[in-house]
RNA sequence: UGUCUUCAGGGUGGGGUGCAAUUCCCCUACUGGCGGUAUAGUCCGCGACCGGCCGCGAAAGCGGCCGCUGACCCGGUGAAACUCCGGGACCAACAGUACAGUCUGGAUGGGAGAAGAUG
Numbered sequence: 001u002g003u004c005u006u007c008a009g010g011g012u013g014g015g016g017u018g019c020a021a022u023u024c025c026c027c028u029a030c031u032g033g034c035g036g037u038a039u040a041g042u043c044c045g046c047g048a049c050c051g052g053c054c055g056c057g058a059a060a061g062c063g064g065c066c067g068c069u070g071a072c073c074c075g076g077u078g079a080a081a082c083u084c085c086g087g088g089a090c091c092a093a094c095a096g097u098a099c100a101g102u103c104u105g106g107a108u109g110g111g112a113g114a115a116g117a118u119g
Stems, first nucleotide, its partner, number of pairs: 001119007013027004029102002031092002033046004041090002050067007072088005094105003
């Protein structure tokens, strides 16, 4: 470095109003993709979603590039931590539906990448 195989996303209950809400309101809980780095949802980078352009294709679609892309502080230890410990916060694509991080759906999909086999 080529080819192939396997793997690769988690999570709510109760009450209220209402024709209708796991979506609103009140209370309470829960979840956290991949790589890097002192162990990270909140740092850096990437993927997913969404938008655009270009190429290939009869089409379905595939590939490349660009854009978009949420959220953290204080104290402690230490050589080193916005990652650990203590405390208090915050965030979460698109479509559907009575307004959704947790329901349903695209998705038996895609994928950062991880492990392995082989030349």
This is a predicted structure of a 119-nucleotide RNA (FMN riboswitch aptamer (RFN element)) from a mouse gut metagenome. Its mean pLDDT, the model's own confidence on a scale to 100, is 85. Its Rfam family is "FMN riboswitch aptamer (RFN element)". Its family is annotated with FMN binding in the Gene Ontology. The model forms 90% of the base pairs in the Rfam consensus.